The RNA shown here (small-subunit ribosomal RNA) has 1554 nucleotides and comes from gamma proteobacterium endosymbiont of Trioza apicalis. Its Rfam family is "Bacterial small subunit ribosomal RNA".

[in-house]
């Protein structure tokens, strides 16, 4: 010092948000395995799967100092022979194969199969053993008969044996002894032994050999041994208690079972076994069964608590091929022992055998995966021995492996000309990059040679000391000395040498999450943890280049534990998000009011054991650090056992009266169960009256009724339900309760008083009530009505809507137990600001009304807290407290087996596979609504002309076609692009032609330089030929020549070209909503937050226009106004225009003089603004009338188009990224096509006639155009137009008659004098050319058509209607277009209603936004799962069969060495056999229960764009939605009750202000 230091988010449901609630993701970790790579060292780990099978070696032996020996080896003596060589012999010696005997194989190693308790852990216990060990006391005496080994004989292929002899011992066995052991109260009884083996000694004894001496024993000593009992230690067996998985879709389970007694057994308690009694015992605090698993220190994660785990180390069990059994022993029911049985393998002479690696290597196999058949007993243990040694895959090294963890290197410094290369580029540069190169220095580590610790104590010999002893001997101990022991080893470590030399890879780069670019690719190819990425400009695939991480290793997979408060004990919820049981009564069970006293179970505190070392943590210490080691400590939260405390729980005594409950008097009330009345309506049934026609609906029709309905009226009959009172009004636990009366009965609640003294609350299981269908039986039927039946509505109509109708609704009687059984809110108690009503009681005051207390219920609105809002708010969803009950992501599913109920429907409990990243609540903003409310508009009405029918023009769609280019497609495409297709245009088709091009830049070379211009071929285009003449414009220079631009040919590449894609890459340009009143900000407020406020509300207005209030205040884009045009009038100017008054002239005429007055022109002011008056209005704003004025409420028209909104339209106006094509997709020519025609639509034009046609005769505009032009006027032509030609760049000339009109004739209702198509002919004009394929004119020809079905368009005044006239393009070719004036109406009552729109509200499951969403059946294709005749496996109860081995008990005959006497065919005792009793394999009958499979089946779940309908969401078009029943292709219909989680109007109630 070591227990306070320790705690992070994050993607993902939406248009957006704020909550829920899953799903991902960052971290840590590993006995890992995969990919890619790979230099060295250290320390650790290494079959997680087949407790599969196993070749070959090794892994337990040792003692001769315990016996008898003596096969082999050495020494040594004998003998034989000439030999030292060779042979024999000799246990004599060192020693020993094999054997008898001990001791040790029960450790030490290996695995996790069993086993959920005979186990494991923690802490107790008492009724036990314990070889080797240490400690003590005693003792140890005399016999005995055996056997192996060895010889013989003998059997077998082997393994193993047989039979006969001989022989020891520390082997066996009696006898003696016998307590301090055992038994018994005692008395008594009863139990042992190896004096062995080895060493040494000499004084005496015996003994053998031939004396001398040798040798043995005796005797003495000294070590070790041997018996018996005691004590310790050690090990081990036994009990107890609490703790260690999951399932209740296992609830009952037990006959030795629970106890007791004799007796037996055991080391040793005990149904441990038996006999007999007893009938227990155990279980919801989970018994019995099933599945699944060795158990702990500890590992892992975590901030903790916990959660997961059970590799190595290390305690504890089990297991040793499977199953069973014992034997020996101190200790087994024995991994390298026996015996049976089975399965497999081997060996065999077929007879009969032999075997267990889950010890260490190794093989096979399995499998993603996990090593060498190595060294060595030097160290640490361990077993035998006195000891030397001897064994030892314990063990100590090495090898192999990046498997982990830790350490080190791959090199330092300098080094811009910021090289080269790559990549990207706005082409300028940027980047890799001080990186490299070059220069300078160093040498860990790898390599090559050398040196060189430590791990070694010990053994053994010899001397000295000491201890034992008679002993100077042995022997032990201690110390000198000496000699010898090292697998690891080519050790660590160091020295030296040489040269940067030999050493860098992997994963990511959309977001999470550090880190961008190009290029390929084009829903392909692929990626992906989650969201997602890829459809031609992919920071998401693949490649390159840059970059971030981390580094001898980086990634991926699987796995745990955290993030995850995502099971909540710390630390969650439950009104709408998943969740309050349908209600109450109650049992266990859990909590409980108040004094005093005690007790001490829980609590606290303190002591003592005890928590096994390692591990973790601290502090130190060796390894060059670290890792890894080693000591020391704290920890080890726990268990027990002990003294203490006594406030709280809790026990026990004893009391209190606030909780609870009795008794009394009352009140109210559809509370409940019987019984009986009663009055009104539907229906029937008689009858009277009466007739045609009822009934029904949007509209019909079935249907009823002249056989007399309905209507009306009287009598009757019978079911069922109880109008008004009636009330967000009562009661009830809930479900429910509604006409009066009576009768039994429950509760609640006031008032006073008294009484009992905690007797309370909740309540798993259990009980008992429980709406509506449904069921049984048996009764009833009046209305009503599933089902069914017919008629309608519909594309269909198994619906709605109509006529009818049966169970059924009604009673009795037993089931059933469910519902939006809801306040979506369990029950109780306690505390916490108000307001207001309703109902019921009660005290006081009061004559009453009413005023004031004080209780119980029910309603509504709020203050504080709560809540995610929404909302609750003293009847809380607030605050605190008991207790129960459910909940954990959507779907599969309240669905399947199973089980319990039921007659049946069916209910209750109640999964899983498999599939999705969301499902889901409030709330916000749009959009939407066959929801509402105001408002608006030629929106409808009210007119007035039209289209749609005909011809005809046009244009589109079709369809043809060599093309019939292209592009616009509801409104907002279709007489549009096209303000004009015969060639041109032209982009289409067909033929022929160019290839640097028809068009632009540069570049080389030629050129008598551009321009003009000839013939010949051809359809041209182009080609050929010959060049001839005119002709010389710009700049410098200049005499000319020359140069340079310009041109034009010929060459070559750079590029040109492209009406060639994409309008969904874009620019600009345009339509539309809409000239609709809108569309935002900024500050400041509300709100968690989207978001709100302003922008609503009350008036107004054309208008978010004003104007009052208001949590707002203000501003901007958008209204308006400012501009043009036009209506009035003034001033100025007065020509090409005007002409009143003067004067002239003419047939006439501003024609001329002049005028400047009027028209007009074109400048430039005025004018209108609710100013003025009245009335309404909030005294505003407006508003409605009036005056005046040319004009009156934006005077009329125009031009102006707010934030967006269709990915609306244009790449073919143009301008552009990309992508394409380059002797073509480019360009050029000729001819053809866009002009086609069965048809369909759109917009027009002319009609159809008399409001007219013809016909003559005659008036009155605007505006606008003109030089490659208008063209007068004259002639000529019926004419269209020709000739010729005057004026005019225009207020001058011309186009130029304006028509409708007016006036007059005519026509007379007719397919006409209407109509003009079609057609023949015969011209005219433009143009290079009118065939395809202009127009115009004359003759002639005369179709359709007689006012238009469905349906639909335009317009509100100078409009509509209707007449004519001008432009623009244009050679020529309008019935379109664009502009212009003649005439010149009608009608608007108003906003139900159709259609857009505007506010404001309300529902929504929409948000690509109702052209949304979205259900179910069917057909398909795949995936998992239920059911199923049955089929095979496994486990296993119960009844039985069998019954090896072994064990106990018995045991005839046979067989027997120790011991006894009666000497026998003896007894004891044993063996063998044999029978009983348990019992393993087996086997059989019958059930349980798991798993696999199974023809058919069933429903479920995902698919790309299938069919069928349209159920839901909007009042979703018949509100949904629920229980139930009953029908139907299929969503769903329908019937009865319920629920609001239902929209709108109405009343009603109640509240809030005033």
């Nucleotide at each position: 010092u070591a227990u306070u230091u320790g705690a992070a988010g994050a993607g993902u449901u939406u248009g957006a948000u704020c909550a829920u609630g899953g799903c991902u993701c960052a971290g840590a970790u590993u006995g890992a395995a995969c990919g890619c790579u790979a230099g060295c060292g250290g320390u650790a780990a290494g079959c997680c799967u087949a407790a599969c099978a196993c070749a070959u070696g090794c892994a337990a032996g040792u003692u001769g100092a315990g016996c008898g020996g003596c096969a082999g080896c050495g020494g040594a003596a004998a003998a034989a022979u000439a030999a030292u060589a060779u042979u024999u012999u000799u246990g004599c010696c060192g020693g020993c194969g094999a054997g008898c005997a001990g001791c040790g194989g029960a450790c030490g190693g290996g695995u996790g199969a069993g086993u959920a308790a005979u186990a494991u852990c923690u802490g107790g216990g008492g009724a036990u053993c314990u070889a080797c060990u240490u400690a003590a006391u005693a003792g140890a005496g005399g016999g005995g008969g055996a056997u192996a080994a060895c010889u013989a004989u003998u059997g077998g292929a082997a393994a193993c044996g047989a039979u006969a002899g001989c022989u020891a011992a520390u082997a066996c066995c009696a006898c003696a002894u016998a307590a301090u052991g055992u038994c018994g109260u005692a008395a008594g009884a009863c139990c042992a032994a190896a004096u062995a083996u080895a060493g040494g000694g000499g004084a005496u004894u015996u003994a053998u050999u031939u004396u001398u001496a040798a040798u043995a024993a005796a005797c003495c000593u000294u070590a070790u041994g041997c018996u018996a009992u005691u004590a310790a230690a050690u090990g081990a067996a036994c009990c107890c208690a609490g703790a260690u998985g999951a399932g209740a879709u296992u609830a009952g389970c037990u006959a030795g079972u629970a106890g007791g007694u004799g007796a037996g057994g055991u080391a040793a308690a005990g149904g441990c076994u038996u006999a007999c009694c007893u009938a227990g015992g155990c279980a919801a605090c989970g018994a019995u069964c099933u599945c699944u698993a060795g158990c702990u220190g500890g590992u892992c994660u975590g901030a903790g608590a916990g959660g997961a785990u059970a590799a190595c180390c290390a305690g504890c069990c089990a297991c040793a091929c499977u199953g069973g059994a014992a034997c020996u022993g101190a200790g087994a029911u024995a991994c390298g022992g026996u015996c049976c049985a089975g399965a497999c393998u081997c060996c065999u002479a077929c007879g009969g055998g032999a075997g267990g690696c889950a010890g260490c290597a190794g093989u096979g196999g399995g499998g993603a995966a996990u090593a060498u058949u190595g060294c060595a007993c030097a160290a640490u243990g361990g077993g035998g021995g006195a000891a030397a040694c001897c064994c030892u895959g314990a063990u100590g090294c090495a090898g192999c492996u990046a498997u982990a963890c830790c350490g080190c290197g791959u090199g330092u410094g300098u080094g811009a000309a910021g090289a080269a290369g790559g990549c990207c580029u706005u082409a300028g540069g940027g980047u890799u990059g001080u990186a490299a190169a070059a220069c300078a220095c160093u040498u860990u580590c790898a390599g090559c040679a050398g040196a060189a610790a430590a791990g070694a104590a010990g053994u053994u010999a010899a001397u000295u000391a000491u201890a034992c002893u008679a002993a100077u001997a042995a022997u032990g101990u201690a110390a000198u000395u000496a000699a010898u022991u090292g697998a690891c080893g080519u050790u660590a470590u160091u020295u030296g040498c040489a040269a940067a030399a030999g050493a860098a890879g992997c994963a990511c780069c959309g977001g999470c999450u550090a880190a961008c670019u190009c290029c390929g690719u084009g829903c392909c190819a692929g990626c992906a943890g989650c969201c997602g990425c890829g459809g031609u400009a992919a920071u998401a695939c693949g490649g390159g280049g840059g970059g971030u991480g981390c580094g001898a290793g980086c990634g991926u997979u699987a796995a745990u534990c955290g993030a995850a408060a995502u099971u909540a004990c710390u630390g969650g919820g439950c009104g709408u998000a998943a969740a309050g049981a349908g209600u109450a009564c109650g049992u266990a069970g859990g909590u409980g009011g108040u004094u005093u006293a005690u007790u001490a179970a829980g609590u606290c505190a303190g002591a003592u054991g005890u928590g096994a070392a390692a591990u973790c943590c601290u502090u130190a210490a060796g390894c060059u650090u670290a890792a890894c080691u080693u000591a020391a400590g704290a920890a080890u939260u726990g268990c027990a056992u002990u003294u203490g405390a006594a406030a709280c729980u809790a026990g026990u005594a004893a009391g209190c009266u606030a909780g609870a409950g009795u008794u009394u008097u009352g009140u109210a009330g559809a509370g409940g169960g019987g019984a009986g009345u009663a009055g009104a309506a539907u229906u029937c049934c008689a009858g009277g009256u009466g007739u045609a026609g009822c009934g029904g609906u949007g509209a019909a029709a079935u249907g009823c009724g002249u056989a007399g309905a309905g209507a009306u009226c009287u009598g009757g009959a019978g079911g069922a339900a109880u109008a008004u009172c009636a009330g967000u009004g009562g009661c009830g636990a809930a479900g429910g309760c509604g006409a009066c009366u009576c009768c039994c009965u429950g509760g609640a609640c006031a008032a006073a008083a008294a009484c009992u003294g905690a007797c309370a609350c909740u309540g798993a299981g259990g009980u008992a009530c429980g709406a509506a269908a449904g069921c049984u039986u048996g009764g009833g039927g009046a209305g009503c009505a599933a089902a069914c039946a017919g008629g309608a509505u519909u594309a269909g109509a198994u619906a709605c809507c109509c006529u009818g109708g049966u169970a059924g609704u009604c009673c009795a009687u037993g089931c059933u137990g469910u519902a939006a059984a809801c306040g979506a809110u369990g029950u109780c108690g306690a505390u916490u600001u108000g307001a207001a009503g309703g109902u019921u009681g009660u005290g006081g005051u009061u004559u009453a009304a009413a005023c004031u207390g004080u209780g119980g219920c029910c309603u509504u609105c709020g203050a504080a807290g709560c809540u995610a809002a929404c909302g609750c708010g003293u009847u809380a969803a607030a605050u605190c407290g008991a207790c129960c009950g459910c909940c954990u992501g959507g779907g599969a599913a309240g669905u399947a087996c199973g089980g319990c109920c039921g007659c049946a429907a069916g209910g209750u409990u109640a999964a899983a596979a498999c599939u999705c990243a969301a499902a889901u609540g409030a709330a916000u903003u749009g959009a939407c609504g066959g929801g509402g409310g105001c408002c608006c508009g030629c929106a409808c009405a009210a007119g007035c002309g039209g289209u749609g029918g005909a011809g005809c023009a046009u244009g589109u769609g079709g369809u043809u076609u060599a093309a019939u280019u292209c592009g616009a497609u509801g409104c907002a495409a279709c007489a549009c692009g096209a303000a004009g297709a015969a060639c041109c245009u032209u982009a289409c088709c067909u033929a022929c032609u160019c290839u640097u091009g028809a068009c632009a830049u540069c570049c080389a070379g030629a050129g008598u330089u551009a321009c003009u211009a000839a013939a010949c071929a051809g359809a041209g285009a182009u080609g050929u030929u010959a060049u001839a003449a005119g002709g010389u414009a710009c700049c410098c220079u200049u005499a000319a020549a020359g140069g340079g631009a310009u041109c034009u040919c010929u060459g070559a590449g750079a590029c040109a070209g492209g009406u060639g894609c994409u309008g969904c890459a874009u620019g600009g340009c345009u339509g539309u909503c809409g000239u609709c009143a809108g569309c935002u900000c900024g500050u400041g407020u509300u709100g968690u937050g989207a978001a709100a406020u302003g922008u609503u509300g009350g008036g107004u207005u054309a208008a978010g226009u004003c104007c009052c209030g208001c949590a707002a205040c203000g501003a901007g884009c958008g209204c308006a106004a400012c501009c043009c045009u036009u209506a009035u009038u003034c001033u100025u100017u007065g020509u090409u225009g005007c002409c009143a008054g003067c004067g002239a002239u003419u047939a006439a005429a501003g024609u001329c003089g002049g005028g400047a007055a009027c028209u007009c022109a074109a400048a430039g002011a005025a004018g209108a603004c609710u100013g003025c008056c009245a009335g309404u209005g909030a005294u505003a704003a407006a508003u409605u009338g009036g005056a005046g004025g040319a004009a009156g409420g934006u005077g009329a028209g125009g031009a102006c188009g707010a934030c967006g909104u269709c990915a609306a339209g244009u790449c073919a106006u143009c301008a552009u990224g990309g992508c394409c094509c380059u002797u073509a997709c480019g360009a050029g020519u000729a001819g053809g096509g866009c002009u086609a025609c069965a048809c369909a639509c759109g917009u027009g034009c002319u009609a159809c006639a008399a409001u007219g046609g013809u016909a003559u005769a005659u008036a009155c505009a605007a505006a606008a155009a003109g030089a490659a032009g208008c063209a007068a006027a004259u002639u000529c032509g019926c004419g269209a137009g020709a000739a010729u030609a005057a004026g005019c760049a225009a207020a001058a000339c011309u186009u130029a008659u304006a028509a409708a009109g007016u006036a007059u004739a005519u026509c007379u209702u007719a397919g006409u004098u209407c109509a003009g198509a079609u057609u023949g002919g015969a011209g005219u004009c433009u143009g290079c050319a009118a065939c395809u394929c202009g127009a115009c004119u004359c003759c002639a020809u005369g179709a359709a058509g007689u006012c238009g079905g469905a349906a639909u368009c335009g317009c509100u005044a100078g409009u509509a209607a209707u007449c004519g006239u001008g432009g623009a393009u244009c050679a020529g070719a309008a019935u379109g277009u664009c502009a212009c004036g003649g005439u010149g109406a009608a009608u608007a009552c108003g906003u139900u209603c159709c259609c857009g729109g505007g506010c404001c509200u309300u529902g929504u499951a929409c948000a690509c936004a109702c052209c949304g969403c979205c259900c179910g059946u069917c057909a398909c294709a795949c995936c998992a799962u239920g059911g199923a005749a049955g089929u095979g496996a496994g486990u296993u109860g119960c009844a039985a069969a069998a019954g090896a081995a072994g064990u106990a008990a018995g045991u005839a005959u046979c067989u027997u060495a120790a011991c006894c006497u009666u000497u026998a065919u003896g007894g004891a005792g044993a063996g063998c056999u044999c029978u009983u009793a348990c019992c393993a394999c087996u086997u059989u009958g019958u059930g349980a229960u798991u798993c696999a499979u199974g023809a058919c089946u069933g429903g479920g779940g995902u698919g790309a764009a299938g069919u069928c309908g349209u159920a839901a969401c909007a009042a979703g078009g018949u509100a949904a939605c629920u229980g139930u029943a009953g029908g139907g292709g299929a969503a769903c219909c329908u019937g009865c009750g319920g629920u609001u989680g239902g929209a709108u109007c109405a009343c009603c109630u109640c509240c809030u202000u005033a």